[in-house]
Context: one part of a larger RNA
This record gives sequence, structure tokens and C1' cells, in this order.
RNA sequence: GAGUAGCGGCACGUGGGUGAGAAUCCCACGCACCGAUGGCCCAAGGUCUCCAGAGGAAGGCUCGUCCUCUCUGGGAUAGUCGGGACCUAAGGCGAGGCCGAAAGGCGUAGCCGAUGGACGACGGGUGGAUAUUCCCGUACCCGAUGUGUGGCGAUGGAGUGACGGAGAAGGCUCAGGCAACCAGCUGCUGGAAUAGCUGGGGCAAGCGAGAUACCUGCGCACCAGGGAAAUCCGGUGCGCAUAAGGGGAAGGCGCGAUGCAUACGGAAAGCUUCGGCAAGUACGGAAAAGCUGAGAGCAGGCUUCCAGGAAAAGCUUCUAGCACAACACACAUCGGCCCGUACCGAAAAUGGACACACAUGGGCAAGGAGAGAAUCCUGAGGUGAGC
Repeated sequence: GAGUAGCGGCACGUGGGUGAGAAUCCCACGCACCGAUGGCCCAAGGUCUCCAGAGGAAGGCUCGUCCUCUCUGGGAUAGUCGGGACCUAAGGCGAGGCCGAAAGGCGUAGCCGAUGGACGACGGGUGGAUAUUCCCGUACCCGAUGUGUGGCGAUGGAGUGACGGAGAAGGCUCAGGCAACCAGCUGCUGGAAUAGCUGGGGCAAGCGAGAUACCUGCGCACCAGGGAAAUCCGGUGCGCAUAAGGGGAAGGCGCGAUGCAUACGGAAAGCUUCGGCAAGUACGGAAAAGCUGAGAGCAGGCUUCCAGGAAAAGCUUCUAGCACAACACACAUCGGCCCGUACCGAAAAUGGACACACAUGGGCAAGGAGAGAAUCCUGAGGUGAGC
């Protein structure tokens, strides 16, 4: 220079409280803002920032009694959620092997490796901080043991798993909307009771019975293939068939539920500055089928096209084999390991030197108007941006 620029989008006001001290902390009321987000749930990343009590030097672009700051204490609960005790992809490692002065490089079997496959839990309650983890209710899976019954059965064969683009139709149901119905209210002028207004108008996994869309020919005999075998797969022939048989969703129905939740009604003890707090807590607790309605689910469905769209485990089946064992099925009893789980997930907890108008993957996504996730206004929920 200069007490200058600046104090980083956006709305606050009033009353009360606390306190040495209040525009800035807390409470109430009013007003305002977001609402395909400024709400909610995950992943990555962060790593205690979470909750409670206390604090007021520094950090906080002002203030500060407040904080994501400081101190002390506390908090994270799983057979089923995610990962491992399962599988494989790219890629990596790599017994033997090949190559190379050495170091080492490549690579078969195999192993590792999720961003994929497989796989058993849902609803409610609780609460300062966790909850599909605790509690209540109702389930399911695996293992061990026992009892009973009988065939069981590959590290091998086969099938399935198993996948592209585009398009069309359908039956539903979710969210949502409407109604019957239920609860409360109908007030200051005029009208309004066979009426009006406001709110509600719910419920999972699992188990059971049954249907449809859709898929599929069935039976018998034989056989150079599936590197052994096969009743399986494949092939051939014959017979019967164009509909029977078999398979089979989502959704609906019954149980689950004499339960849970809720509109509404609504205490008390105790504390108290006598206003209240406790608390809209405990407790009580209504309601009928119906109609409509998806870019999600049924759906790895159907149709069509050429550029022809992972693998392995798992599952099913077949034999080899084993049949005193083992294994399978049914019931009963008992058991079920390790790691993660707090919190943020962003206009202050991640990456940007900062409480930075930037960047950062996935999911949910209500109402009125609308083609719409545009736009405007609103819901749930959140917020008034640290001068």
C1' cells in the first nucleotide's frame, strides 16, 4: 500500500431459554428454499469424523455459551446381509517341459483371481450411539448323532447352467389413483345432514392346494459315435399321434395372522422456575369385497435378423464301482466357524494445499398440470448456506 480488496451463489423475523458475555448456541411460533433432489439406500475412498458429558487457547474467513475443534467416557452383536471355508473370466503364478552367459523368459496340467455364476430370513419392536445382527413372532439351510427304511453311486460320460441386436403382444401385480367402508369435524354471515370437509382405507418370508401364458411329441427295438462302461446323450428303424401325456411362471387363493401395525383417543409416577417437562410416551384402538394402474417384475419368455453373441462350479442323469461298509430318504435331538458391520458418502467427513459454486460409480424416485426423469408448484424428508 490499507484498516483498502475480500469474508466463496440461495431469507430470514419475533418471543423465550442458557450464559460473565448472544444477530450467530438451544426451544417455540411465523415466513422462506430444495423436492430426478439440497430426500433416502449402497460401492469406492476416508478411518473414530459416530454418541454422551465437560471445555473455550488455537482451528471456524465475523461472533460463539456452539462444532466435523479440545478433553474424558462410551458405541459397532449375524448359520441366512457382503467376503472366506464353492466356481471360474481377463490377467497373474506355474510341478514337469522348452529357451537363455547369469539374472531370467515362455508355458502344459494345476492354482490364484469378481467386476460374473452358485448359495439358506422375513415382518414387527427396541433405542444416546447397532440392528434382515439384539428382542418377539414365524421360517429356511447345512452338519453330527440316534432310530427306521432301502439300493447307493463318481475327481469319469452326457444334459442343463448358457448369455447377441431389434421388435411386438399379453396376463398380472408394485408405487400411485378412485370407491365401498371407518374415525373425527361441520365454525363468524347466507346455504348445506340421503350432505360436506379432513384423515385412514395395511401386512413379509415361508408353507399348502390349484390355474393359465409358455415349453415339450410319446413308446419299443437296434447301433461302427460320446477315447472304459452305460438303461444317459447321439444315431437308425417301427408303432401311436396333431392331442393326449409331461414340464411350468409372475400373479391370485388359503394358512402365516385369536398376530403385528395404524387413523383416532390418550394417562400417570417423578421433576418443576408452577408456564410446563415427562409425552402425543405407556395404554386402548375402527374399516368388505371392488375398479384402475408400470420404463420394474413374469422374462434366461415370444417373434425376427446376421455380424452368431464367456467359462467353470452347481444341478439333473448315466454307468464304472461299492454293496458287513458307504450312501440315500424320513423323523427326532444337538450343533453352526473366521473377517466386515460405528459414522460420512459430499455446496464441511472422498480427490482438489481450504468447512473450495469443481470432480466422483450404482440403486430408489410420490402428487397436480404435462408426451416427459422437461418445467412450475407441492409430498416424504431435508434446509435457511458461519458475517

Description
The part of an RNA shown here (large-subunit ribosomal RNA, domain III) has 387 nucleotides and comes from Catenibacterium sp. Its mean pLDDT, the model's own confidence on a scale to 100, is 80. Its Rfam family is "Bacterial large subunit ribosomal RNA". Gene Ontology terms of the family: structural constituent of ribosome and ribosome. NCBI's taxonomy places the organism under Bacteria, Bacillota, Erysipelotrichales, Coprobacillaceae, Catenibacterium.